[in-house]
Context: one part of a larger RNA
RNA sequence: CGUAGGAGGAUUGAGGAGUGCUGACCUUAGUACGAGAGGACCGGGUUGGACGUACCUCUGGUGUAUCGGUUGUUCCGCCAGGAGCACCGCCGAGUAGCUACGUACGGUUUUUGGAUAAGCGCUGAAAGCAUCUAAGCGCGAAGCCGUCUCCGAGAUGAGUCCUCCCUUAAGGGUCGUGGUAGACUACCACGUUGAUAGGCUAUAGGUGUAAAGGCAGUAAUGUCAAAGCCAAGUAGUACUAAUUGCCCGAAAG
Numbered sequence: 001c002g003u004a005g006g007a008g009g010a011u012u013g014a015g016g017a018g019u020g021c022u023g024a025c026c027u028u029a030g031u032a033c034g035a036g037a038g039g040a041c042c043g044g045g046u047u048g049g050a051c052g053u054a055c056c057u058c059u060g061g062u063g064u065a066u067c068g069g070u071u072g073u074u075c076c077g078c079c080a081g082g083a084g085c086a087c088c089g090c091c092g093a094g095u096a097g098c099u100a101c102g103u104a105c106g107g108u109u110u111u112u113g114g115a116u117a118a119g120c121g122c123u124g125a126a127a128g129c130a131u132c133u134a135a136g137c138g139c140g141a142a143g144c145c146g147u148c149u150c151c152g153a154g155a156u157g158a159g160u161c162c163u164c165c166c167u168u169a170a171g172g173g174u175c176g177u178g179g180u181a182g183a184c185u186a187c188c189a190c191g192u193u194g195a196u197a198g199g200c201u202a203u204a205g206g207u208g209u210a211a212a213g214g215c216a217g218u219a220a221u222g223u224c225a226a227a228g229c230c231a232a233g234u235a236g237u238a239c240u241a242a243u244u245g246c247c248c249g250a251a252a253g
Base pairs, nucleotide, nucleotide: 001154005165006164007163008162009161010160011159015151016150017149018148021049022048023047024046025045026044027043033038051106052105053104054103055102059100060099061098062097066093067092068091069090070089071086072085073084074083075082076081109146113145114144119139120138121137122136166253171248172247173246174245175191176190177189178188179187196241197240198239199237200236201235202234203233205230206229207228213224214223215222216221
């Protein structure tokens, strides 16, 4: 832009893509079979491997925006307390997010969908017999079509159903706050009739007990103290910013 007004929701399925794997053990059963040695088909159950998809509750990884410890040096006049630099200076932990080594699920057709391959058959002539084949009928594979999962009406053949709106419009866009989205765009949420982001408050969680002071100790240090600080999490709260406008869009198609 189209689908001859617009918005929201639900669908049909032309067509396309994906999946398709496999071991061991137990049982049936030491049965059938076999002189014995040995040893099943068919069927049932359990548990793995590799692969795939999704996710972060658990276990780990990362986490240069969190906390703590600590070395050297420069600086904040000095002490105390801090800041810069040194691979994030080094080290110990670690929220969200992202992840696998973690978690969950999957590979279907009841032993039973359809048509078949090799193959196995029934009936059966040519050819008084025989013959699965010549007419006719059946079985038969991890393969084919369908079944399963996903996309899907630009399927221009542009489909269908439901609800609603429209005369100075309906409805979109621009603009702003943002993220479950993202290179940009797009998409999604929100824009005061507001919890969209920030702030604040509370809290989950992390770190590990702040400074100052009191007490004990000559002192280092310990203690009062689960302290203090804190990112992306959760909830509440209009304090801040989403203001006002402008453009497109017509005449019930």

This is a predicted structure of a 253-nucleotide part of an RNA (large-subunit ribosomal RNA, domain VI) from a Bacteroidia bacterium.
NCBI's taxonomy places the organism under Bacteria, Pseudomonadati, Bacteroidota, Bacteroidia.
The coordinates come from a structure-prediction model, not an experiment, and the mean pLDDT is 85.
Its Rfam family is "Bacterial large subunit ribosomal RNA".
The RNAcentral record of the full RNA draws on ENA.